[in-house]
RNA sequence: AAGGAUCUUCGGGGUAGGGUGAAAUUCCCGACCGGCGGUGAUGGUUCGCUAAGCGAACCCAGCCCGCGACUCCCGAGCCGCUUUCGAAGCGGCAGGGACUGAUCUGGUGAGAUUCCAGAGCCGACGGUACAGUCCGGAUGGGAGAAGAUCAAG
Repeated sequence: AAGGAUCUUCGGGGUAGGGUGAAAUUCCCGACCGGCGGUGAUGGUUCGCUAAGCGAACCCAGCCCGCGACUCCCGAGCCGCUUUCGAAGCGGCAGGGACUGAUCUGGUGAGAUUCCAGAGCCGACGGUACAGUCCGGAUGGGAGAAGAUCAAG
C1' cells in the first nucleotide's frame, strides 16, 4: 500500500412551441433527459523530455458486462404490538430469491455495439383525459463516491 472495523458527508435529469378537446406537461406534431461500477481500443485533453517517439495524469457507452431503484415471494434472525404468557398471531426490518427496458448501418483502424458520421430505439408502481419528464409513496431507499478514526501487519 492493499485488505479489516467503526463513523461522517455526499449520492438523478427532463415536454420549449403548437394542434384537438369541457378537460391532456398524459392523446397528436414536436421538445427534452440519461443513476452507480467495469471495459473503453495506438481515441481525446493536459503535462514532462528539443523533436520523432516515449511516459504520466485525467476524460469518454441510456441501449456491451454487472449493479441499484419499483413490484412480487420467502423471511427460522432482529425490533415492536397483541396475547390464553406458549412453541401462538399481526406488523416492520435485516437477509435470501424471482422479475428487471432499449442498436443498428457506414467510416477509421490490427483491434471499436465504446471513437467519428448517420439513422433508430428504451424508460417501475399509484393518481389523473392514456405520463421516462406532472403529483404521490419519498425529508424514504440506494448501487456507490469521498473523507476521518482505530486495530493488526
FMN riboswitch aptamer (RFN element), 153 nucleotides, folded computationally. The prediction has a mean pLDDT of 77. It was read from a public genome assembly, where an Rfam model found it.